[in-house]
Predicted 3D model of a 1548-nucleotide RNA (small-subunit ribosomal RNA) from a Pseudomonadota bacterium.
Its mean pLDDT, the model's own confidence on a scale to 100, is 84.
The sequence is in RNAcentral, with records from ENA and SILVA.

RNA sequence: UAAGUGGAGAGUUUGAUCCUGGCUCAGAACGAACGCUGGCGGCGGGCCUAACACAUGCAAGUCGAGCGCGAACGUUCCCUUCGGGGAGCUAGUAGAGCGGCGCACGGGUGAGUAACACGUGGGUAAUCUACCCUUCAGCCUGGGAUAACCUUCCGAAAGGAGGGCUAAUACCGGGUACGUUCACGAGGUCCCUGGGCCUUGUGAGGAAAGGCGGUCUUCGGAUUGUCACUGAAGGAUGAGCCCGCGUCCCAUCAGCUAGUUGGUAGGGUAACGGCCUACCAAGGCAACGACGGGUAGCUGGUCUGAGAGGAUGAUCAGCCACACUGGAACUGAGACACGGUCCAGACUCCUACGGGAGGCAGCAGUGGGGAAUUUUGGGCAAUGGGCGCAAGCCUGACCCAGCCACGCCGCGUGAGUGAUGAAGGCCUUCGGGUUGUAAAGCUCUGUCGAGAGGAACGAAACUAACGGGGUAAUGCCCGGAACUGACGGUACCUCUAAAGGAAGCACCGGCUAACUCUGUGCCAGCAGCCGCGGUAAUACAGAGGGUGCAAGCGUUGUUCGGAAUUAUUGGGCGUAAAGCGCGUGUAGGCGGUCUGUUAUGUCUGAUGUGAAAGCCCGUGGCUUAACUGCGGAAGUGCAUCAGAAACUGGCAGACUUGAGUACCGGAGAGGGUGGCGGAAUUCCCGGUGUAGAGGUGAAAUUCGUAGAGAUCGGGAGGAACACCCGUGGCGAAGGCGGCCACCUGGACGAGUACUGACGCUGAGACGCGAAAGCGUGGGUAGCAAACAGGAUUAGAUACCCUGGUAGUCCACGCUGUAAACGAUGGGUACUAGCUGUCGCGGGUAUUGACCCCUGCGGUGGCGACGCUAACGCAUUAAGUACCCCGCCUGGGGAGUACGGCCGCAAGGUUAAAACUCAAAGGAAUUGACGGGGGCCCGCACAAGCGGUGGAGUAUGUGGUUUAAUUCGACGCAACGCGCAAAACCUUACCCGGGUUUGAACUGCAGUGGACAGUCUCAGAGAUGAGAUCUCCCUUCGGGGUCGCUGUGGAGGUGCUGCAUGGCUGUCGUCAGCUCGUGUCGUGAGAUGUUGGGUUAAGUCCCGCAACGAGCGCAACCCUUGUCUUUAGUUGCCAGCGGUUCGGCCGGGCACUCUAGAGAGACUGCCGGUGUCAAGCCGGAGGAAGGUGGGGAUGACGUCAAGUCCUCAUGGCCUUUAUGCCCGGGGCUACACACGUACUACAAUGGCCGGUACAAAGGGCUGCAAGCUCGCGAGAGCAAGCCAAUCCCAAAAAACCGGUCUCAGUUCGGAUUGCAGUCUGCAACUCGACUGCAUGAAGUCGGAAUCGCUAGUAAUCGCGAAUCAGCAGGUCGCGGUGAAUACGUUCCCGGGCCUUGUACACACCGCCCGUCACACCAUGGGAGUCGGUUGCUCCAGAAGUGGCUAAGCUAACCCGCAAGGGAGGCAGGUCCCCAAGGAGUGGCCGGUGACUGGGGUGAAGUCGUAACAAGGUAGCCGUAGGGGAACCUGCGGCUGGAUCACCUCCUUU
Repeated sequence: UAAGUGGAGAGUUUGAUCCUGGCUCAGAACGAACGCUGGCGGCGGGCCUAACACAUGCAAGUCGAGCGCGAACGUUCCCUUCGGGGAGCUAGUAGAGCGGCGCACGGGUGAGUAACACGUGGGUAAUCUACCCUUCAGCCUGGGAUAACCUUCCGAAAGGAGGGCUAAUACCGGGUACGUUCACGAGGUCCCUGGGCCUUGUGAGGAAAGGCGGUCUUCGGAUUGUCACUGAAGGAUGAGCCCGCGUCCCAUCAGCUAGUUGGUAGGGUAACGGCCUACCAAGGCAACGACGGGUAGCUGGUCUGAGAGGAUGAUCAGCCACACUGGAACUGAGACACGGUCCAGACUCCUACGGGAGGCAGCAGUGGGGAAUUUUGGGCAAUGGGCGCAAGCCUGACCCAGCCACGCCGCGUGAGUGAUGAAGGCCUUCGGGUUGUAAAGCUCUGUCGAGAGGAACGAAACUAACGGGGUAAUGCCCGGAACUGACGGUACCUCUAAAGGAAGCACCGGCUAACUCUGUGCCAGCAGCCGCGGUAAUACAGAGGGUGCAAGCGUUGUUCGGAAUUAUUGGGCGUAAAGCGCGUGUAGGCGGUCUGUUAUGUCUGAUGUGAAAGCCCGUGGCUUAACUGCGGAAGUGCAUCAGAAACUGGCAGACUUGAGUACCGGAGAGGGUGGCGGAAUUCCCGGUGUAGAGGUGAAAUUCGUAGAGAUCGGGAGGAACACCCGUGGCGAAGGCGGCCACCUGGACGAGUACUGACGCUGAGACGCGAAAGCGUGGGUAGCAAACAGGAUUAGAUACCCUGGUAGUCCACGCUGUAAACGAUGGGUACUAGCUGUCGCGGGUAUUGACCCCUGCGGUGGCGACGCUAACGCAUUAAGUACCCCGCCUGGGGAGUACGGCCGCAAGGUUAAAACUCAAAGGAAUUGACGGGGGCCCGCACAAGCGGUGGAGUAUGUGGUUUAAUUCGACGCAACGCGCAAAACCUUACCCGGGUUUGAACUGCAGUGGACAGUCUCAGAGAUGAGAUCUCCCUUCGGGGUCGCUGUGGAGGUGCUGCAUGGCUGUCGUCAGCUCGUGUCGUGAGAUGUUGGGUUAAGUCCCGCAACGAGCGCAACCCUUGUCUUUAGUUGCCAGCGGUUCGGCCGGGCACUCUAGAGAGACUGCCGGUGUCAAGCCGGAGGAAGGUGGGGAUGACGUCAAGUCCUCAUGGCCUUUAUGCCCGGGGCUACACACGUACUACAAUGGCCGGUACAAAGGGCUGCAAGCUCGCGAGAGCAAGCCAAUCCCAAAAAACCGGUCUCAGUUCGGAUUGCAGUCUGCAACUCGACUGCAUGAAGUCGGAAUCGCUAGUAAUCGCGAAUCAGCAGGUCGCGGUGAAUACGUUCCCGGGCCUUGUACACACCGCCCGUCACACCAUGGGAGUCGGUUGCUCCAGAAGUGGCUAAGCUAACCCGCAAGGGAGGCAGGUCCCCAAGGAGUGGCCGGUGACUGGGGUGAAGUCGUAACAAGGUAGCCGUAGGGGAACCUGCGGCUGGAUCACCUCCUUU
C1' cells in the first nucleotide's frame, strides 16, 4: 500500500523410554438420507437409483398483406302440403387444403465416447452460412399441371385407389446479365503445402407479369413507398474441416496394422483427405507406452488445503453426445432430425384377425426401483423466441404461486426488579448444599403471530387521436391524453388487545467443554480409537445437576484436511519396510578448459487472447444479512513480435588437467591345461604275535581263535595338499593354497612420449555366479543325506555309537539360488590426526642389509568435527555436495494364488486380492530369569552328634462317615496351628422344647406400683401357675428406678480379608532401600551405590563428577560374666560368747546373696603385615579381646500371604429368625493316608536300697508342714504363711552297694479285666490318677528326610500359665555335658558385578506345528450358465449409389397431326449393409460334487521346535526323511553364550 493477511495438534505398541510405523479423533463441506424436535420471514435448491415402463392433459406454430375453396348453429324475411323449403345476415368467419417461413432454436438427459470429444492457442491460400446489415445491378416474356373441391369404389379402422374441375409468392421453358462460377490464355503484385489478390481476351446458369398502400390514369396501365424476390461483392452471425499442446487406471495388455502407410489416376463432398475405387510400392505405429482391457461426458467452475496439490463436474454458463434399441436416407441454408419419414427388433395398445397405432432423457403426473427428491397449479403482466406490415396468435422457454427446516441468512419465544434463598426434586459428612433471581410477586415493552384499515415498485413500449421536425409525399424521428399486472389486496405502513401462541437436541472416562446418586452385576448393554460391565460403574440404564449448539440438534454416508502416510514444495533404504549376488554394456540421463557463432531452454518488454457468471476489491439496491446491480482487479496460461546473450543446448575451432595408449620394473592361493611328489586313511599279500580290539557319560550293535587289534615288509587305488599361514596376498563377485612347465586376464610403481573429452552411470539385453540338485558317461580311498542296527528315553522317526547308498571327484551339458553380508549400489570432489601391515619408489646413510624421513596404491585398529532414534560411522563415511541406477510405503494373508516367461525336473522369476489385526518393529533402559560367567555369605554342602521315615500310643490334618461330626489355616511361611485346657458351660454345629422391642444397650409416648427375693406345684429344663412380700427423692408441680404396651430401633461367630483399619507371618537381622543438589544422556535413566582393599555389615579406608543426607547396619536398652561402693531383713556366719547342736540365741555385715549406683574392653598397648590407610595376624595385661554370650529391636518393599470367628469397620443379607433361652447330642466317629510328639526296642541298661547337689517360679475360692489311717491314689485332723520368713518341694540324672546276663527278657509297656481315689450338679457317650491282674507291636527302622558349631547338641529333672478336674503340648528354669568343620567342587537360599533375552502377571514366563470342532473369505475343479469380443461363412430389410428400363410419362425440341426425341419414373438387377443364423477362438463374471492351503475362535489333543549356551547355538540356500513342531547331509552367515590362545588397538 483498494484487489498481500498466512502453516496448532491429540490418543493408541512398552514396566518405562526414544524412534520407525500404521490405525483413530478434533476442522470444513454436501443436490444428501435417517432419528428426535419444530414459531416466522427472505433468498436459493429439490430422482445422485431403473438412458425402467408409462394412463391423461399440455409443451410449435404462424401468415387471408401468397392462393383456390368454403360451412353450420343461430337469427331476419319469404313460401309451405305445416312435414318442411328458399333467400339474406352469421361470413368470405370456422375449417381443411396448396404455398411461404419456422419446426436443426428453445427445453431434457449423460447412455455412449479415452476421442481433435473437450480445454487452450493457431490454420483454412481446402470451406459453407437461411433470416439480418451495407453496396451494385435487376425484377422481361411465356407454359403446363395439381391438392383442396365434386364423384365412384375398397377397408372394421388407419387409410387408400380411380375419374373430373381449379389458383398461386407452387412448378417449368425462353431472353438479358456488369460482376460471378468453370475451361483455355496473357500481364502485374504478394506470399507460399503451391497458390491468393489485381488487370484483361473467348464459350455455359435467374426473377413473383408478386402482395399491400399513396398519387395519377386513356382503366390497359404508369409512377412511387413499403414488404417480399433475383444475381453479385462485402460484413456480421453461425457452422464444417485441419494442426501444436494438455486430458484417468492396468505392462499379470508388448508387440499392433492389408485401406494398413505412401504414390498415381478417378469418384465423392460446401470443403482437404484412403473419405471411396483401381493400379503400384512396402510401408506405418510402439517402452516418450502402440495394440488391448477397465472406468468416465469435457470445461468455466465447486469443495478442501497456508500453498503446491487432492477430490469433484448438482443448480448457473460454454461445448459435445443421445432421443425405445439398431440401421438408413429424404427434405432443407442447416438434420442423417426428442414431440419428421422408412426398415428391422423388443415391448405396450386397438382389431371385424385381414391389419393397424405408439415412443415423457419436454412440463406436471403414475407405477416401479430406492435410504431418498415436489403441483396432473396460475399467467403470457415482464424477459426472450417463432410467424405476421401490423393488430395479434403460439410459447410447461420464462415469470409467479404450491409442497419439503434440504441449505444459507435474519428475527422471535420477552425485559427490569425480586431472598422467606419458598415449595418440590436431587445430593448429604445430617450441619447443610444445589436447582436458584430461577419461580411466584411487582413494574414495563410490543418484534413475530392474530384481527382491522390503508397501500405500492415491477409499466414502459407496441398501438393510436393530436402536435412538432423532416421529406415532393408517406415511411421515419421527437413529444404525447388513453390502454395493459399472473403474482395480489402481496411487500410495506397504521391501529387494537395481550406475556398472552412459540425450545429442543446431543453430550458429560481420556482425546473433549461438562459429576453425582440409584438400578444392574462380563448379564443387560456401550463403543470413533484406547477401552468400560465379573456387587461400591463419573464409560451400561434411569434421575438430579452440568456443558455445547439452537429452530434446530445428533447419527450415517462421501470428499479434502490433519497425513511430511507417495515427500516438486516436502521422506527414506547398516540394524526399523527398503542396495539387484556380481560384472560388461545399448537406449536414456549427466558431463573438463578456452574462443567464436546461434538463439532451443532462460530473462525483459509489447500486442492478442484467456466468454459471461463465480472468487477478490470498491461502491450501490432491498430496514440488516443472505441475495443482488455497476465498476475494477485477478485469471500464475497460450500465441505472436521485438530485445538480451551470463548460464544451458546446437554448430565450428582450439587445449590438456579427466580418460586412454606405448615403453621399463617388480608383487601375487588371479584363471586354464598337462605332468610330477611325499605324508596319511582304507584295502590286498606275506612275516612276527595272542586275546582281545573298537566304542561310550556308561554300554551295546560291530570286528576277532577261520588269528583281529598291535607291529614289520611289499603292493593297489582314490581324494586332499599338514608345517609355511599372517584382521597376509589376488580376483568384479562367487571364490582361489603341494611342486614344475606352457597359455592367459587384471591391478600397481617410476617416468618420458602420444591421442585429445574419447568420460560417469546404466532401464532393457548379455555374460559370470558357493553349496545342494538334475542328465549322460566314468571314478569311488575317506566322509556321508536316505536306510539298518545298538543305545538313551515316558516315547526318540533325534542328539551318541556301529555300519552304509546316492552324493562328494572327473568330463560335457543344465539349474541360477544363499545370512550370494560390510545385511552399507557405482562415480567424482572436499573435510583433524595417530598407529600397524602388504607392494613399488624417492631421500639420508652404508661395502651391503637394517634403522630413520617421505610419495603413491591396497588392507586393518583407534579417534576430532560432523551425522545418527540409539547402537554406532568417522579420508575404505553411515560426514559435506553433485550425477546416474535399483528399491521401500503397517503386520498377517504371501514372496503365496492366477497369468506370463525360463527349466528335463526340482523349481526360479515377475507378482496380487478377499479376509483379518491395532498393532508388527528398531535401538537403548530398569528389573527378573538362565541346565551364562566371576566374587562372597549362610548348619547350604562337607566333617560330626542325635533324630524323623519302621512299632505302640498321644495329638493335629486329609479323607470317609454322620442329624451334626461348627468354622478358619494348605509348599517353605497349614497340619501339639487359632485352642494358655470341648464331660455340662465353652459352642459358633445337630435334634427337640420355648420366645418375639427380645439375653444385653438407648431415646420418646402411654400405663402400672412394683421388680427382685422366699416358698409350693407342673415340667428334661427354659418356663409357666400360685402364695407371700412390697420402692426412693420431692420445692407436692414432678423426678428417678423397675414392669407392661407401642414406636424409633436392637441383635447376627450370617457373606465379602479380592472393599478396609489394626495386628501378624515370610523373604530376613539378609545388607540393603532411597533422597536433595550437581553432572552425563533427546529420553527412560545413569552417576552417587561402580572400582582397589577390608568387614558380620552400603563396616571402614583409598580412588573417583560427584558432594552431602535419610531409612536400615552398628551403638544407645535389658540380661549374663569381673570388681568397687551403698544398704543388711525374712538373707549370710569369718572371728567372739551361749546352745536343746537347728544361724537356734547374743552379736556382726567381713563373706555369699539380694538390688541400687558405678568401674571395666577402646584394636587402647607391643611386634609383624598392609598402600604411610582401613584393617588383618600374633602377643602382653585382663574376669572378659576384637560384636565377650544371650535377648529386645525387623529398612524400602514382596506374596490381592493370614485374620470380617479377638476387636473395629464400608457394602450386602436376615428381623415370630440367620436373633435369644433351655435339655440332650456332636466337635472325642474310623477301612485308611500324612505331619508333629511321647515311650521304647535295652547292660553307657532295668529293678531294689542308701547318700548328695539346683535354678526359676507359684500360693487366701490358695499353698499346706506335721500327726493318724490307707499297699496306693488319697482321706481325717491341723500348725505356719498375703511370703528372701511358711508351704508347694522329693529335684532327677549323678554317686555307693546289691541283683538281673542278652532272652521278646526282671527289656518294652500298649491293650483288656476287676477293684478304687479325686474333682465336679453330673465322669455312659467323654476326665485324670491308684492298686492287682493281663503283657501287644517293637531286637535301631527302605526310598527319603530334619536339627545342631559350645555351656551348643545330647541327656536329666523342676516350675508356671490355662485350670473345678484333666499336659506326652506350650512357655520358662537349672543339672550333667560332648564330637566335628579339610574345605567351598557340588545341592538349597541369599548378596554384589557382568553377560544374553522374543520374559515384564517377569521361567510356575514366553511360545511353535500337526490333529479335532465351529465360522469366514479365497485358489484348483468334471462341468454348467451368462456377458463381451475376434475370425470364417450363410443370409440380407429399408436405403443411397451404379446399370438397365421392351412398362409409364403434362411442361422442352422436331412435327399440321399421328408420332418421335431429350429428360424422368415404376419395375428389374448389382455393390455396400442392420437385425438374424451357423461354426470356431479370446477375455470377464456367476455357480459347482470334491479338493488345497489361509484366517479367526473358550480353559480340546499330541509333543517342546524357538527365546538363556533354551538344555544338540541359531539362522540362510538346497536335498532327503519324519504324526507334528522338526531331524540329518553339504556349503555359507554371526544377527552365537562361555573359556583359552594369536593379532591389532587404547592407557600407563